RNA sequence: UGGGGAAGCUGGGCGGCCGCCUCGCUAGUGCGGGGAGGAAAGUCCGAGCUCCACCAGGCGGGAUGCUGGGUAACACCCAGGAGGGGUAACCCUACGGAAAGUGCCGCAGAAACUACACCGCCCGCCUAUGGCGGGUAAGGGUGAAAUGGUGAGGUAAGAGCUCACCAGCGGUCGGGAGACCGGCCGGCUGGGCAAACCCCAUCCGGAGCAAGGCCAAAUAGGAGGAGCUAAGGGAGCCUGACCCAGUCCUCGGGUUGGCCGCUAGACCCCGAUGGCAACAUAGGGGCUAGAUAGAUGGUCGCCGCCCCGAUGGAUCGCAGGAUGAAGUCCCGAUCUACGGGAUGUAAACUGCCUUCCCUCAGGGUACAGAACUCGGCUUACAGGUUUCCCCAGCCU
Numbered sequence: 001u002g003g004g005g006a007a008g009c010u011g012g013g014c015g016g017c018c019g020c021c022u023c024g025c026u027a028g029u030g031c032g033g034g035g036a037g038g039a040a041a042g043u044c045c046g047a048g049c050u051c052c053a054c055c056a057g058g059c060g061g062g063a064u065g066c067u068g069g070g071u072a073a074c075a076c077c078c079a080g081g082a083g084g085g086g087u088a089a090c091c092c093u094a095c096g097g098a099a100a101g102u103g104c105c106g107c108a109g110a111a112a113c114u115a116c117a118c119c120g121c122c123c124g125c126c127u128a129u130g131g132c133g134g135g136u137a138a139g140g141g142u143g144a145a146a147u148g149g150u151g152a153g154g155u156a157a158g159a160g161c162u163c164a165c166c167a168g169c170g171g172u173c174g175g176g177a178g179a180c181c182g183g184c185c186g187g188c189u190g191g192g193c194a195a196a197c198c199c200c201a202u203c204c205g206g207a208g209c210a211a212g213g214c215c216a217a218a219u220a221g222g223a224g225g226a227g228c229u230a231a232g233g234g235a236g237c238c239u240g241a242c243c244c245a246g247u248c249c250u251c252g253g254g255u256u257g258g259c260c261g262c263u264a265g266a267c268c269c270c271g272a273u274g275g276c277a278a279c280a281u282a283g284g285g286g287c288u289a290g291a292u293a294g295a296u297g298g299u300c301g302c303c304g305c306c307c308c309g310a311u312g313g314a315u316c317g318c319a320g321g322a323u324g325a326a327g328u329c330c331c332g333a334u335c336u337a338c339g340g341g342a343u344g345u346a347a348a349c350u351g352c353c354u355u356c357c358c359u360c361a362g363g364g365u366a367c368a369g370a371a372c373u374c375g376g377c378u379u380a381c382a383g384g385u386u387u388c389c390c391c392a393g394c395c396u
Base pairs, nucleotide, nucleotide: 001392002391003390004389005388006387007386008385009384010383012303013302014301015300016299017298018297020035021034022033023032024031025030037367041378042377044376045375046374047373048372049208050207051206052205055240056239057238058237059236061204062203063202064201065200066080067079068078069077070076081095082093083092084091085090096199097198101197102196103193104192105191118140119139120136121135122134123133124132125131126130148166149165150164151163152162153161167189169186170185171184172183173182174181175180212260213259214258215257222251223250224249225248226247232244233243234242267286268285269284270283272281273280274279304365305364306363307362309360310359312357313356314355317352318351319350320349327343328342329341330340331339332338
């Protein structure tokens, strides 16, 4: 200098005039304080909070799925392990079990879980360019996958038949809290799919601020039907317990107003200690919207940032550039003075082009708007900027 990886911050500022919401003060209708986000989005997880009477046993349904830690909790975060991608920094994983059972692997192929071999190779025989019998799974073919892989020996030809290395499996020893890792020994060994049903382990009630509560007001203390106190209803189903005194269906009438919930929080900031970290503990400081047809805007000016254009300047590279400048060096010659060669298309200069700077004109200013709150995940985001790490080239 270029390319890449990871983690952040910001994403407009200042001023004038007019306007909006809320809180406090004030006789005043004036003064003062505050007024959207990192995602407020998605509604995908988890909770706080509210209501429903769930106590016991059984069945079902759902969720998660390597190990350890963090957290109020989680499908989240951190640190590790295994597998995979990348030269690397780093990134990804729907990551328990195929020996409990069932099921699937189409077509092709001889054959896809009882592997009986299509072509081929070897041996023997015969009626001999063909056939029969035996052996074989190294070579070829088919396929996503086919008797562990590579190499050597051996063999009639071959094969873990034997050996070396590797993978898998089994045994054993060691390390580690653990997932797992490593050493040694061993016979020689058909697969895949559970993001198929399933098995195992752990966890799980439902509904949700339109939850729920209070006040005010109004109406029709409505009508009909079912069933009946051993019936009915009460958080998936069943049984028991407990509770209600009523339950279910159809038709019809009144109310659609106000207040609370509604913002002091598992809150934010600072440094200290512990921890690799996520985070925890104690200390200090701070108060940062609460609307309800739904507020934070309009306008003017200046500035910041970005895009494009024009003028001028600098710069990297490419092309052109003489009958080959000056200067310098070499050779020859030499009184003044001259010749040849090299530097050399090299320079100057011209055109194109990369990047940057000054001035001016024009255009633009990302994604996007709280509605009970919080911890996450996912998605969107013009531009500006910071730190660390990896790779390549160059200079010192």